[in-house]
RNA sequence: GCGUGAAUAGUGUAAGGGUAAACACGCCUGUCUUCCAAACAGGGGAUUACAGUUCGAAUCUGUAUUUGCGCA
Numbered sequence: 001g002c003g004u005g006a007a008u009a010g011u012g013u014a015a016g017g018g019u020a021a022a023c024a025c026g027c028c029u030g031u032c033u034u035c036c037a038a039a040c041a042g043g044g045g046a047u048u049a050c051a052g053u054u055c056g057a058a059u060c061u062g063u064a065u066u067u068g069c070g071c072a
Base pairs, nucleotide, nucleotide: 001071002070003069004068005067006066007065010025011024012023013022018055027043028042029041030040031039048064049063050062051061052060
């Protein structure tokens, strides 16, 4: 350089173009306990960026960025 795949909470994963983006662990608060842990109840936190298509985009298209693999 060329081809091809990936990018979603702190981490790991979901989400056929249509409800308020879901789940697990972790984090915070409370209950319980002499304290901690466990358990229970509640809470905050995310779609890599910019455009395009569409009534509607995490999802489709283009470009850029980062990254995995293959070729040279």
Predicted 3D model of a 72-nucleotide RNA (transfer RNA) from a Chitinophagales bacterium. RNAcentral records the identical sequence in 2 taxa. The RNAcentral record of the sequence draws on ENA and MGnify. It matches the Rfam family "tRNA". Rfam classes the family as a transfer RNA. The source organism's lineage runs through Bacteria, Pseudomonadati, Bacteroidota, Chitinophagia and Chitinophagales.